[in-house]
Context: one part of a larger RNA
Parts: sequence; structure tokens; C1' cells
RNA sequence: AGCUUACGGUGGAUGCCUUGGCGCCAAGUGCCGAUGAAGGACGUGGGACACUGCGAUAAGCCUCGGGUAGCCGUGUACAGGCGUUGAUCCGGGGAUCUCCGAAUGGGGAAACCCGCCGCUGCAAACCAGCGGCAUCUCCUAGUUGAACACAUAGACCAGGAGAAGGGCACCUGGGGAACUGAAACAUCUAAGUACCCAGAGGAAAAGAGAUUAUUCCCCUAGUAGUGGCGAGCGAACGGGGAUCAGCCCAAACCAUCCCGGCUUGCUGGGAUGGGGUUGUAGGGCUCGACACAUGGGAGUUACAAAUCGAUCUGUUAGCAGAAAGGUAUGGGAAAGCCUACCAAAGAGGGUGACAGUCCCGUAUGCGAAAAUAGAUCGACUCCCGUCGAGUACCUGAGUACCACCGGGCACGCUAAUCCGGUGGGAAGCUGGGGAGUCCACUCUCCAAGGCUAAAUACACUUGGCGACCGAUAGUGAACAAGUACCGUGAGGGAAAGGUGAAAAGUACCCCGGUGAGGGGAGUGAAAUAGAACCUGAAACCGUAAGCUU
Repeated sequence: AGCUUACGGUGGAUGCCUUGGCGCCAAGUGCCGAUGAAGGACGUGGGACACUGCGAUAAGCCUCGGGUAGCCGUGUACAGGCGUUGAUCCGGGGAUCUCCGAAUGGGGAAACCCGCCGCUGCAAACCAGCGGCAUCUCCUAGUUGAACACAUAGACCAGGAGAAGGGCACCUGGGGAACUGAAACAUCUAAGUACCCAGAGGAAAAGAGAUUAUUCCCCUAGUAGUGGCGAGCGAACGGGGAUCAGCCCAAACCAUCCCGGCUUGCUGGGAUGGGGUUGUAGGGCUCGACACAUGGGAGUUACAAAUCGAUCUGUUAGCAGAAAGGUAUGGGAAAGCCUACCAAAGAGGGUGACAGUCCCGUAUGCGAAAAUAGAUCGACUCCCGUCGAGUACCUGAGUACCACCGGGCACGCUAAUCCGGUGGGAAGCUGGGGAGUCCACUCUCCAAGGCUAAAUACACUUGGCGACCGAUAGUGAACAAGUACCGUGAGGGAAAGGUGAAAAGUACCCCGGUGAGGGGAGUGAAAUAGAACCUGAAACCGUAAGCUU
């Protein structure tokens, strides 16, 4: 020096565990904000670093309920207190709520600086407290006031109402890539994706046939098609389900009021109310016939709109809840053995090893002063003609349609349907659109105005479940995690769990620097469980012994 064995050190793999994650399902809930949000800064405790809570009334105040013996949040004890005259705690309602932030009196390098007006403090100035003072839009009223005489436009002021800003994902609209794929690349694809902007809501969007189409799911079907007929893209008809709900205007005509043109008796316009809303056309107007309310119908999500009460069922705290003892081992019994019991409860978790009968629970049953959701009922509110004949008054115009171009339709064009641009440009019910160029026939529907719940998407809360993970996994985050740290900044972004059943966390003694660390002693079942703490692999480093050289 090497090898082997034993015992250690180092190291933190492995095993076991789980406070945390992940996914799915069900039910419920879904906007917040000038009455100042979301998000923060700074404070706030007896001492108080971080987290949590709260706001100068500051780990809290009031009240109404629940609940019962302990409590003063966590890391974490000390001091000092509170509580059966019911605290702490849990739930409903309320009060307070600094400063910044849309931030809104002005400014500003956010959490700061500087004002004006009024009131109050015995008070003209100072100081303090309280209240008000931003912008824009609309409505109402007023004061003024041009071109231009009246007037109008405009200006100013007051009162009232509203807006703004935020929101993970979901939604609609306006814009809109490239890498990539095509084994290159240009049409094409990726993809109307990512991303940007605007806007809305608890859903949004769409939607009541000039039928593609209200929405969603399963199939039809990777079919028909489309396609440098390449890569790819990719329906519909029809069938089955989920859910179901239909309505209101414009116009004709009538009435009232107002304004205008002027040829002074014609005409135009506006407001309000009635009327009316469709395609086997409907409505208006005129005429005729019949009918009538101590009756009937409807309703707050559209179809008009507001409020109140009762009942029931939920939600936001909770409550009751069966039944086991002995014995030996052991530190400890819930395991073993013996003998019982309950079960609408033998789901699950905890307890010193594995508990139906020890604890929390579980099956089952019960419960709300207050707030709130839904349903029903009642108040309440609203509405109520039909038929026949005639007449030809109305039924959405720079619209439909056409040409060219573009977009979007699964469809890249001979291309219907839909949307847009430019240029042309109807008919008006004896009318008009569609049925995939187009024509005929036939069938079907009524555009150019509007509203509309549900089935659907997403998030959150609660509950349940898992051939999901188990600390290099699972969220980035089981721990003071979007923390520490890095970056001027946008932004990037960790590592880090486990003593023990219980701290019983080693009194006392000794060595040592009043150390670190250790040796005794003590606790404990165990201290090679001693806080650098469960288990404790390997690399690596030693000590001892044996063997080889």
C1' cells in the first nucleotide's frame, strides 16, 4: 500500500408517514366601486421580529342568537388579567374604518406637500376639529348674450341623476402574427390560434322563419366534399337526447297639444295617447249581424310596473345520538385468550401496537332571535269582443338586387346563401325572397326595427370520491412562498417536512475560555431517539484485527 472482516465518522438515499397539492362529481353562489373598490403603505399587543386579525373605538366596540368551562390568535413562554352575574369561541346584523389608490380642492418622485370657503371652539387674522370644493354626460330652472332688430347659437351658475376604476377564468366585438407542417417553398397550413384594444355579465352570445342557424350533447362521419386534389381541412340532411316561451314596435286610421310654409284655406312637421303586428296573408277604414263584467284571464326573466304579508323548504351557528368487561405479555393493549352487548350506527379519524361498544363521529332524528334564497298562496296591478260584406289606405329604401373587388361560409370557385367596399339601383300585395350558377314549373317563406328565461362556459364555496402524488413527487409554494435572493426595469425566482406516547427537552457534578464540545448522573421502552434529533444505503475518511506484497 492493497484485500477481507468488525466497529465508527461523514452523507442523506431508501422505507414508513402527511398538515399540502392534483383531478372528477354533485349542490349552491356569482360581480365589486364616489355610501370611495380591487390592491397596498403605515400603524395597532405589557414587552412584539414574522405571519394572522384589526384601524387612532386599531388581535378589537355594540347587539341578537348558538354554546359551556375554560380563556387572553400562531411560532412561545413570562408578567398581568378575564370567566357560571356565562368569558374565550361560532354565526346573523350594526358601529368604527388613518393614509395612498378611479383618487376626485391644487400639486406630486403613491402612501407626501400646499390651499380656498363655511361652521364650531367666549375669539376678524393664529391654531385645532368638522363639512364642502375634480372632470365629463344628461335633465330641470336661472343669469347673461353675437353675426342680425326680436330671437337663436354661445357663455356662466345652481339643483338633480349618472359615468369613471377593478375582476382568475369564461363571453362578444375591432385588429391580428410567426415559428411550424407541406420532409425545400410561394397557394395552403399553423390559425382567426398567440397577442393587442374596446365592451358586457353572472353568465355572455344567439333567438321566434324573406329557415345555414336559438343554444348544448351523442350519432350521422373522418362520410359527402374541399385541397400546389399535396400537406391537410372537413360539413350538412337526417336520427336520438338536454331545455323549452313567446312577444313588443314602425306604418295605415283616430284624438289632443305644439311649431312652420304661405297662394288665407290648403299643406308640412313634431310630441303624447289610442289603434295595430301577419303569409292557408294580416291590419286600417266604411256598412251590417251577434254578444257583454255579481264573469273570465294574466303578471314582476321578455310580453306594463311597484310594494307588502303569510306558509313551506333551504343557506349562514348548532343539538340529541346505541353497545365491554376480565385476563396474561408489554413502557403502553386497541393485538392474544375468556365471557358479553349494540347495530336504521361494522364510513372515517384519534387515543402509548390493530377499538362497532374509550373520544370525535357515523345511521337516524331535531334546530334560528337575525339576515338571506327559492316555491306557493293572498293582498296588489293589468287586460278582455266575434263574424260577414265592401274598399284598395298600410305593412321597415340608397334597402333588395346587379357589376367588379374583398371577407366569411367545411367549400382555395362556374358558386348559391351571409357580410363589407366602389359604382349603378327596384317593386311595393296583381308585391317580394329562397330551394347551391342559370331558366321554367312547383313548393315554401315575408328581409331591410326591437326584446326574450332555460338547457351551455368559467370561477368560487360546501360536501363527496379517486387502480391520483407522497417531500428531486404533487402547485413555483406541505415550512415567515410569489418569501429570500437576482435584475435599473419589465421580469426571473429558490432551497427548506418528521425527537418522543408524553418535553418527561438532561436537576446536580467534572474537564474546558464564565466557550464550543464532551464525560458522569438523571428522564425515557429506547438517548447510536439529545434537539446538526425516525429509519440512516452508497460514494468518501478512519480505527482494530487477519491475509498478501
Predicted 3D model of a 549-nucleotide part of an RNA (large-subunit ribosomal RNA, domain I) from an Anaerolineales bacterium.
The full RNA is in RNAcentral, with records from ENA.
NCBI's taxonomy places the organism under Bacteria, Bacillati, Chloroflexota, Anaerolineae, Anaerolineales.
Model confidence (mean pLDDT): 81 of 100.
It matches the Rfam family "Bacterial large subunit ribosomal RNA". Rfam links the family to the GO terms structural constituent of ribosome and ribosome.